[in-house]
Context: one part of a larger RNA
RNA sequence: CACCGCCCGUCAAGUGAUGGGAGCCGGGAGUACCCGAAGUCGGAUUGCUAACCCGCAAGGGGGGCGUCUGCCGACGGUAAGUUCGGUGACUGGCACUAAGUCGUAACAAGGUAGCCGUAGGGGAACCUGCGGCUGGAUCACCUCCUU
Repeated sequence: CACCGCCCGUCAAGUGAUGGGAGCCGGGAGUACCCGAAGUCGGAUUGCUAACCCGCAAGGGGGGCGUCUGCCGACGGUAAGUUCGGUGACUGGCACUAAGUCGUAACAAGGUAGCCGUAGGGGAACCUGCGGCUGGAUCACCUCCUU
């Protein structure tokens, strides 16, 4: 490059990340219950036992071992949840991408001034009603200020 300007949204195409999503898969921490190894500790002991104590001795006491049993207890199992990640038909918008489609909403009084709130409606930008604002052009009048 100055209205042959600028510019808005739907739709279509491509790319990227992302929300929802029946479910599916995997991980983390915990809760309740079941099972309960090793081992410590507690209890029992009709079994075994050289060391210590008593006894001349037989034997007894104590201790140790073994056995039984109780508490705790790792691993494992069951259940309902919780949390994190992956995946997921379908679905919602978002961002970006020279030259796609439909219109023309905004910017000039943008051709119905615009905008804000709200309600309804509509392929889309939007339209209509009600209330509000001037960050509205034009014309006229009034008030104030300056020269």
A computed fold for a 147-nucleotide part of an RNA from a Phycisphaerae bacterium, annotated as small-subunit ribosomal RNA, 3' minor domain. Model confidence (mean pLDDT): 82 of 100. Its Rfam family is "Bacterial small subunit ribosomal RNA". The organism belongs to Phycisphaerae, within Bacteria.